[in-house]
Context: one part of a larger RNA
Molecule: small-subunit ribosomal RNA, central domain
Organism: uncultured bacterium
RNA sequence: CUGGGUGUAAAGGGAGCGCAGGCGGCAUGAUAAAUCUGAUGUGAAAACCCAAGGCUCAACCAUGGGACUGCAUUGGAAACUGUCGUGCUGGAGUGUCGGGGGGGUAAGCGGAAUUCCUAGUGUAGCGGUGAAAUGCGUAGAUAUUAGGAGGAACACCAGUGGCGAAGGCGGCUUACUGGACGAUAACUGACGCUGAGGCUCGAAAGCGUGGGGAGCAAACAGGAUUAGAUACCCUGGUAGUCCACGCCGUAAACGAUGAAUACUAGGUGUUGGGAAGCAUUGCUUCUCGGUGCCGUCGCAAACGCAUUAAGUAUUCCACCUGGGGAGUACGUUCGCAAGAAUGAAACUC
Repeated sequence: CUGGGUGUAAAGGGAGCGCAGGCGGCAUGAUAAAUCUGAUGUGAAAACCCAAGGCUCAACCAUGGGACUGCAUUGGAAACUGUCGUGCUGGAGUGUCGGGGGGGUAAGCGGAAUUCCUAGUGUAGCGGUGAAAUGCGUAGAUAUUAGGAGGAACACCAGUGGCGAAGGCGGCUUACUGGACGAUAACUGACGCUGAGGCUCGAAAGCGUGGGGAGCAAACAGGAUUAGAUACCCUGGUAGUCCACGCCGUAAACGAUGAAUACUAGGUGUUGGGAAGCAUUGCUUCUCGGUGCCGUCGCAAACGCAUUAAGUAUUCCACCUGGGGAGUACGUUCGCAAGAAUGAAACUC
């Protein structure tokens, strides 16, 4: 390389969009590039294979045939692939009607709570722990009442419930806006699937500039614990957490399960629609889309998966090929940096 694989053994890209490329529905006509088939020419001889000969046999030699799986020219076939044309509606998309949703962006508003400030009441403690101490408090704390300031997060509802490609999204209102779903079957007529490069998005932490800073809290300080305690516990506390703009581009970015299509027993919840029947505020049956559990066939090393497949098949992409060395070194690209991406070898078992 081939082969075999990728939930957990090595292995699915963090996610999407998409150029090239690869692959691609039904019917029909043409063509004949690919494909199949006939003929002709060529495919030197020797070698090789077969047959029957010559050296007494054999090796060896000579004769005939085959073969030389190829190439070129030419005649034909038309199922499949390709190309060109015509048509179709099942794939795909558009339209119309409809309901559902923490999908996104921006602005505004609200209440509870913590903290702080001011004032009142009030007096000796408060706080904290396994127990304490550091800490706060007679300069009046804690508690309680009233008023004010400010920031962050939105209890209950809340649900293996919803939405989103993933990351993720949860108080309320408004504006703008994306997608999905159901019904209908009016329109287009294969317009599709995948997608190396590329582009975009991408938690937290981190970085730059400017704001903001209530609570929490790396670092740090102190008190404890301990043999020690650079920890766990306690009292404080700065970056940060928040906002705007710009970077970073990584995660157990997980369903550790790439995307798409078709097919293959059922049962039972839940969620968004629709239809029919019975009925009145519902129940039954059917159906489409999601989301769970159980389970047959089948698969699997087992665990388990099982119409949301890890089953049966097809298409396309990514990735794996013993452990360590090592996601390291070197080089390159990107980044302000931190670092990210790509990514070896010697040696060793």